RNA sequence: GCCUGUGUAGCUCAGGGGUAGAGUACUUGUUUCGUAAACAAGGGGUCGGGGGUUCAAAUCCCUCCACAGGCU
Numbered sequence: 001g002c003c004u005g006u007g008u009a010g011c012u013c014a015g016g017g018g019u020a021g022a023g024u025a026c027u028u029g030u031u032u033c034g035u036a037a038a039c040a041a042g043g044g045g046u047c048g049g050g051g052g053u054u055c056a057a058a059u060c061c062c063u064c065c066a067c068a069g070g071c072u
Base pairs, nucleotide, nucleotide: 001071002070003069004068005067006066007065010024011023012022013021018055026042027041028040029039030038048064049063050062051061052060
C1' cells in the first nucleotide's frame, strides 16, 4: 500500500428499512434476625464520526476513524 471483518446500554452480544432488545451489572422493593440467593419493578443508548439514498436508516451506498485478520 491492497483486501476482508468488527464497532449497538458499564460489560458480553442480538436486531439486516417502519420510533432498539436480551443476558449480566446497577438502583429500589418483597422475602430473611441479617447477608447472599430467588422474585418483582425501575433507570441507563444522539446504534464509532460525517455525508448520501428513502416518506422513513442501527440496517442500504460513499468517505473518514479505531480495532482484528490476511496479502504484498

Transfer RNA from a Candidatus Pacearchaeota archaeon, 72 nucleotides, folded computationally. NCBI's taxonomy places the organism under Archaea, Nanobdellati, Candidatus Pacearchaeota. The prediction has a mean pLDDT of 84. The sequence is in RNAcentral, with records from ENA.